Molecule: small-subunit ribosomal RNA
Organism: biofilm metagenome
RNA sequence: AGAGUUUGAUCCUGGCUCAGGAUGAACGCUAGCGACAGGCCUAACACAUGCAAGUCGAGGGGCAGCGGGGAUGCGGCAACGCAUCCGCCGGCGACCGGCGCACGGGUGAGUAACACGUAUGCGACCUGCCCGACACAGGGGGAUAACCGGUAGAAAUGCCGACUAAUACCCCAUACACCCUCUGGGCUGCAUGGCCGGGAUGGGAAAGCCGCGAGGCGGUGUCGGAUGGGCAUGCGGCGCAUUAGCUAGUCGGCGGGGUAACGGCCCACCGAGGCGACGAUGCGUAGGGGUUCUGAGAGGAAGGUCCCCCACAUUGGUACUGAGACACGGACCAAACUCCUACGGGAGGCAGCAGUGAGGAAUAUUGGUCAAUGGGCGAGAGCCUGAACCAGCCAAGUAGCGUGAAGGAUGAAGGUCCUAUGGAUUGUAAACUUCUUUUAUAGUAGAAUAAAGUGAUCCACGUGUGGAUUUUUGUAUGUAUACUAUGAAUAAGGAUCGGCUAACUCCGUGCCAGCAGCCGCGGUAAUACGGAGGAUCCGAGCGUUAUCCGGAUUUAUUGGGUUUAAAGGGUGCGUAGGCGGCGACAUAAGUCAGUGGUGAAAUAUUUCGGCUUAACCGAGAGACUGCCAUUGAAACUGCGUUGCUAGAAUAUGGUUGCUGUGGGUGGAAUGUGUGGUGUAGCGGUGAAAUGCUUAGAGAUCACACAGAAUAUCGAUUGCGAAGGCAGCUCACAAAGCCAUUAUUGACGCUGAGGCACGAAAGUGUGGGGAUCAAACAGGAUUAGAUACCCUGGUAGUCCACACUGUAAACGAUGAUAACUCGCUGUCGGCGAUACACAGUCGGUAGCCAAGCGAAAGCGAUAAGUUAUCCACCUGGGGAGUACGACCGCAAGGUUGAAACUCAAAGGAAUUGACGGGGGCCCGCACAAGCGGAGGAGCAUGUGGUUUAAUUCGAUGAUACGCGAGGAACCUUACCAGGGCUAGAACGCAAGUUGAUUAUGUGCGAAAGUAUAUAUCUCUUCGGAGCAAUUUGCGAGGUGCUGCAUGGUUGUCGUCAGCUCGUGCCGUGAGGUGUCAGGUUAAGUCCUAUAACGAGCGCAACCCCUACUCUUAGUUGCCAGCAUGUCAUGAUGGGGACUCUAAGAGAACUGCCUACGCAAGUAGAGAGGAAGGUGGGGAUGACGUCAAAUCAGCACGGCCCUUAUGUCCUGGGCUACACACGUGCUACAAUGGUCGGUACAGAGGGCAGCUACCUGGUGACAGGAUGCUAAUCUCAAAAGCCGGUCUCAGUUCGGAUCGGAGUCUGCAACUCGACUCCGUGAAGUUGGAUUCGCUAGUAAUCGCGCAUCAGCCAUGGCGCGGUGAAUACGUUCCCGGGCCUUGUACACACCGCCCGUCAAGCCAUGGAAGCUGGGGGUACCUAAAGUCCGUAACCGCAAGGAGCGGCCUAGGGUAAAACUAGUGACUGGGGCUAAGUCGUAACAAGGUAGCCGUACCGGAAGGUGUGGCUG
Repeated sequence: AGAGUUUGAUCCUGGCUCAGGAUGAACGCUAGCGACAGGCCUAACACAUGCAAGUCGAGGGGCAGCGGGGAUGCGGCAACGCAUCCGCCGGCGACCGGCGCACGGGUGAGUAACACGUAUGCGACCUGCCCGACACAGGGGGAUAACCGGUAGAAAUGCCGACUAAUACCCCAUACACCCUCUGGGCUGCAUGGCCGGGAUGGGAAAGCCGCGAGGCGGUGUCGGAUGGGCAUGCGGCGCAUUAGCUAGUCGGCGGGGUAACGGCCCACCGAGGCGACGAUGCGUAGGGGUUCUGAGAGGAAGGUCCCCCACAUUGGUACUGAGACACGGACCAAACUCCUACGGGAGGCAGCAGUGAGGAAUAUUGGUCAAUGGGCGAGAGCCUGAACCAGCCAAGUAGCGUGAAGGAUGAAGGUCCUAUGGAUUGUAAACUUCUUUUAUAGUAGAAUAAAGUGAUCCACGUGUGGAUUUUUGUAUGUAUACUAUGAAUAAGGAUCGGCUAACUCCGUGCCAGCAGCCGCGGUAAUACGGAGGAUCCGAGCGUUAUCCGGAUUUAUUGGGUUUAAAGGGUGCGUAGGCGGCGACAUAAGUCAGUGGUGAAAUAUUUCGGCUUAACCGAGAGACUGCCAUUGAAACUGCGUUGCUAGAAUAUGGUUGCUGUGGGUGGAAUGUGUGGUGUAGCGGUGAAAUGCUUAGAGAUCACACAGAAUAUCGAUUGCGAAGGCAGCUCACAAAGCCAUUAUUGACGCUGAGGCACGAAAGUGUGGGGAUCAAACAGGAUUAGAUACCCUGGUAGUCCACACUGUAAACGAUGAUAACUCGCUGUCGGCGAUACACAGUCGGUAGCCAAGCGAAAGCGAUAAGUUAUCCACCUGGGGAGUACGACCGCAAGGUUGAAACUCAAAGGAAUUGACGGGGGCCCGCACAAGCGGAGGAGCAUGUGGUUUAAUUCGAUGAUACGCGAGGAACCUUACCAGGGCUAGAACGCAAGUUGAUUAUGUGCGAAAGUAUAUAUCUCUUCGGAGCAAUUUGCGAGGUGCUGCAUGGUUGUCGUCAGCUCGUGCCGUGAGGUGUCAGGUUAAGUCCUAUAACGAGCGCAACCCCUACUCUUAGUUGCCAGCAUGUCAUGAUGGGGACUCUAAGAGAACUGCCUACGCAAGUAGAGAGGAAGGUGGGGAUGACGUCAAAUCAGCACGGCCCUUAUGUCCUGGGCUACACACGUGCUACAAUGGUCGGUACAGAGGGCAGCUACCUGGUGACAGGAUGCUAAUCUCAAAAGCCGGUCUCAGUUCGGAUCGGAGUCUGCAACUCGACUCCGUGAAGUUGGAUUCGCUAGUAAUCGCGCAUCAGCCAUGGCGCGGUGAAUACGUUCCCGGGCCUUGUACACACCGCCCGUCAAGCCAUGGAAGCUGGGGGUACCUAAAGUCCGUAACCGCAAGGAGCGGCCUAGGGUAAAACUAGUGACUGGGGCUAAGUCGUAACAAGGUAGCCGUACCGGAAGGUGUGGCUG
C1' cells in the first nucleotide's frame, strides 16, 4: 500500500466482499512449564450458612463467666481438696458514657441534570479528629441503665416497683475576643460590601482521669490555618423536527419564613412576564471523566479491570442522631416477597467476601493471614479489619522457555504419485553414531520481603526527642533460588491448499451428498464436495462466531460531488442569516506573541533502573495540542468616526420589441340557415363498410349568422424572471439597451423560513359553443382488437371570477462578480454617413486554441481559472409507497420512512450481431423462358405402427436411391433355439504325441461329439522341420461416451474476405492500414491518404478441351503407285491426310476509335481457330454450426469376462391401416407399332468377352474359333426411308394376377433376375405450393463401368448422339458482400423483456376490536414524619404526652392522549429451473418513445390535451 466482483471486451460512477488490528469474550479440536495481569457483559432476579465495625476498665457503676489472692468452715492437722464469703488484684459478659459506625468495600437501576469535565466565584457558607495563638475550668443539683424483686408473652419484646454512678444530664457564677439590638469614626473595593478600632443594652462555657511525683492525656470559649464539604456561574460532550410551540410558583418585585449559606427553596401581596428554529417542550437512549481500541492524522467507536466524581442499597416516603447522613450490614411508615408462630403476634433485606438456586453461549474457593500496606478505637500493649496481602480454579489474555543438538545416502523399508523393466516425493526425515540436560523426577542447601514498634542497656542535648547495641515478631514458604544425580529421557497440534491468498495430486461421488467471506464449485475425467498422500501458514495453541475501528476520499474540516452516472429548488421578490469596494484615524472583540496559574495520579512517549531476559514494576523528563488571567503587537477581520467614486441607484436625451392589461375593428377559412342553378351519387380507405343522398345530397352562386384562430411577412429573428407571447389599432402600465454629463455615496450580492407568479389537464359558479375531440356508439382489421384506420360524438377546447400548483416546468447546466487565444454570421443602439469600415456597448448563433471532462463533449452565453451565498445527492428494488402532519371542494399535492430483498443497478464509448433502418453491389435470387415435382401405378429411402427380431447410425437448409459401389445362406451387428469357456484367429515358451489328410459308421437341424481303417519328411541318429493337443503368458467385445479425442467430411462458399509487423491516434477496449473517389468476377487494380509494408485467401502456375507446327508411324490411316476380291488397308508400299502421344507456339486490352488523371470501360471494330477469366476440372482463407462419424480405422476413460465374447441351424433386416422425400414409366399422333437403313465416344474382358454355326418363338443351350486386346469381342439409340393406327381408356399405358420356362447358386418358400403365352388396373397433364437450368447448357437418345455367383440398378459414376428458348431489368422474395445508422441484444432477434391471473414462502400497511406499558391531569382518601397551634394530664423548670391543622408516599375513581403486542378480514410488495393470457418497451420494436394530467380497458396498456428529444 491494496485486491475480488456489473461487460464479449473497455473507461468511469457505484455498492457489496476480503486481507489488518482489537476484545472482560463464547464455541470446536488440541494441550508441557512457570511469570504477570484478568474473570456474571444476562435477572438492580431470589437467597440457606459463615464471616465483612468495632474499640476504650487510664470516663462510670459493677462482677455473670475465667484466673489469682484473702477470710471462715469441713475432710482430725499439714500438703491437697471441697463449700461459703470478700471486687482485694489480673481482667471482663451485659449496662451507662466517649469516639467510630457518613471511611473502607459493592453496584450502575435511575439520571440528558450544574450529574460530569474544565475554568472561575462565594464580599452568601460550614468543617469532628489535626496544627498554631489567646483566655479559662469556681460552685451546686436531681435523675437513670445495669443489678435486685415482681409480672405479661410461644417468641420478639416489654411493663411495674425499688437502689445507684459518671468525662451522662441540669442550674448558678465568670467571659473585653463570640452572638443580638442601637449608635457613631477611619481606611478601602467593580456592586451587594470588606477591614480596623469605640460606646451602650441583652445572652451564653467547661470534666475529669492516670501517675508517688514530675508530668501526661483530656475539657470550655474565641481567632487563624489545614483538610473535607456546600452553593453559584461561563464553556463542553446524544438521537429524533414524522416532537414547534412550552410555562401559573410559571418570570420578576416587595415583605416575611426557612437554611451552615444565596435563592420561589417556601408563603402573602403586586406586576405579566420567562424559554424557543443558535432547537424550547416532548419521546427514546445513556452514569460522566481520566482513559481504551482503531486510524498517517483529523476522526470514529467504547467507558470492563485501575484512579476521580456522581447516584443507589428489595420498592416508595420520612425524618432522628450527629461536625458530617436523610445513613448498604441505623430508625419509623407503606407495598411486594420470604421465613417463624402456641394464630394472639413477630422476623428479614449479600448491588460487602465466599457460596446456592435461577437466567444464560458464558465468568472462579462457603481457602489462609493480619507478617507487610492502610483504616477505627485506645496513653499504650493491643483488639477489630472478606480493606489489603497471599494461596486455589480457568490457555480467558500478554510476554518468556521447552518438546533436543551435531553428524548420517543404499537417498533403506513402507506410503503416495507418474510418461510405470524405471522414476519422483515423503527425505537427513528415520535407523545408526556422538553430544547436551533447559524442563521433568529424586535429593541436599536455602533467602530477601522487617522498615518500625515493644522490652532491656547506653549516648547526646534543648527532658522528650534523636541515635547506638541487643531482644522479639514471616501468612505466603522449606516457596524463589543454588547445587548434585538419572537419562533424549516427561512434552505437538490446529487450520488451510480455485482466485483474492502462501500451499497439488490420486481415489470416491455425479446439480446427489455437500462447500461457500465475495466471485462461485458439484449434471462421470471436481487442484472448490468426502478420504488419502504431499504442501503451506501459525504454533501450546489453531480455527470459527459475535462486536468495534480500519481499508471506505463510501458523509469528503483535512478530503467528494450535482449536462448525460444519485443529485440545481419551475421562476422571481424578499426577512433572518452568511459574505462584501477604495483611503485615513481610533479601538483591541477575533488574531498573533511573551509571562503566570491550572491541566490529579495512573495510562501513552522517552531516558535510566529492578525481577536471569521479556511481559511486568519503579524513578526522572517531556507531553497533556485545553481553559483562565495578565502584559504587549496592530497587518488582516470586526466595532466606531471621517472621506472617496471604479460597485449600485437616480436624473436628462434617444431607441427597441409576437412585453403585459383593457377596449375597438378587418379579411380568409369552417360550419349552419335561406333562396337559386343542377342531377346521381357523395364521402371515406391499403381495400371497404358504417354515414349522407331522388323528401334532391355532393358541386356551384347569392345573402345571412355564429364562434374560434390569426396564412403570407416569419428567420439559427425578437421580447419576457420563468410559465409564455404573433392580424390591425387605441389607451394605460412595465422593462431592456445606448449616449452625455450630472446627482447620491457601498445604498451591494446571495437568500433558510415567507410572499407572489406559474403550460396543459382537472375542479366550482355563470356564460358561450364554429372547429377539434378523451369517454361513448357504429363500421372495418384481427386468432382476439376494450387499439392503430373510418363515420359520428359528449365533457372539454373559448370568456369572466375563484381554486389547483404540477410537467422531459430542459440548456436535463442555481444566482452574482472577476479573469483567460482567435475566426464567422446576425439583432438593437452609438461612431461614421459612404452600397465602405477597422471601432464601441448590449444581446443571439456557428466553429475552434489553451484548459477541463469517464467519454460524448464544453470552450468569454464554460462543463476553464477563482470568490461568495443558496438548493440538492450518497448502491438497486421496496417507494416518492406506508403512517403522521400541513394544504386542497375533489382529483390530489408537499413533507417522507422501515421491514424485507439483490450483487449488482447505472453512464459514456468499443467490437460484433440484429432491424418489418438507409445507401451501393452480386448470385438461375426474382423476372423472362424451357422442362419437371406435388395427382396415377411401380421402384427405393424415411417416419410411424407392428414384431421374438423387424440390428445400428444420418433428422431444416447441410437426414430421407444417405453409410450400402449389390441383405436368399454368408454379409449380420438383430431374434429364437442348440453348443464352447484360454476360447473362432495369431505369436512366444515348455511338455506330450505323430500326424495332417482321406474314406466310413452311430447320434444330431448343423455346429459338434463318440469311434473305425489307412497314412509324415530330412537326419551326422543327438535331433530338426511340420502338424495336432495340453499348460502358461498375451484374448475378445459393431458394448457406452463424436459433449474426452485423432483423422476424415458436410455447410456458409469458390463468397471476397481474414490477419500481422512497425508507425500513428485513443486513458482504454480499440481504431488506422482494410476507409474515401473510381474500377473489377475478385481487398482486382488506380488515384487520394498517417500510414508504410507483409502473410493466408483472389488471380496465375497444374489437367482436359478448341487451332497450328515439329517429331514419331503400329495394332491406327490410305492421297498417289501397284496386286487381289462379289466386297472389305485384305496385301506390297507410303507419312501426304485423319488419328494416336510427346513437345512447342498461340491471347497480352497487344492494335485502332471514343471516354477517362489512371485503372479501366465501350465498339457484332480490325486481325485471329479462339477476345477480354475462351469452355470445363482440380484447387475451399481466418472461422461458424460442442454440425456428422467411437459401426471404416485409430484412441482416453467407463463397462462385460461359463458372457455384452464365440460357433451353428432357422428366422429377421423384404412386415403394412398410413404419412413424407427421391426416382422410373405413363397419360400419347413432335406418338405407338412393323419393315428397311446410317453414324459415336468412353470403357470392360481368361473361373472372362465371345465372332461364326446348329437348336429353341424366346430367355438360353450345345458346338466352335479369335483375343491377356488401337489387332479379337461386348456393340448403339434417337435419326433417316417406307407401311399401318386416327383421338378412343385406344394398336396409348403397362401395374396386377394365372400358366409355362431359362439361368446363377449347396439352396430361389419366406425373399432373385430374365423369357414366352394370357390377363390389361390406375392414369386423359395433375390444388395450394415447389425444383432444375443461361449454350454444346436445358431437353431428349442410347452406350459403358464399379460392386457382383446371381440380382431386386428405375440408383450411383462416366461417355458420346441430336440439340433449343429467354434474360426488359433489379421494385419485390431468398442468400451474400461493403459503408452507414439505432439498440435495453452478446447463448447475440429462435435475442431481450412488461403486466394481470394461478401456486408456495416471507416481511409489512389498514382494520371491528382485545390485551398490556410508562407518563400526565382532575377528584376522593391518607400512614409515618417535619412544621404550626394548643386550656385541663406529667414535670420545680426546661420540656413532654395528648389533641387539632397543613403537606405527602401509597390506595381508589374518572376521562383523554401516547406507545407496544395481538386480531376475523383486507391492501399492495418481495422472492421462487421449466404454469396461464397476451406483446407494452428495446430496431422506425412493426401506431417513435417519454413526462404531467384526465377518461377508459382482463392485463401489459389505449386515447385526448399541452410539453420534451433522451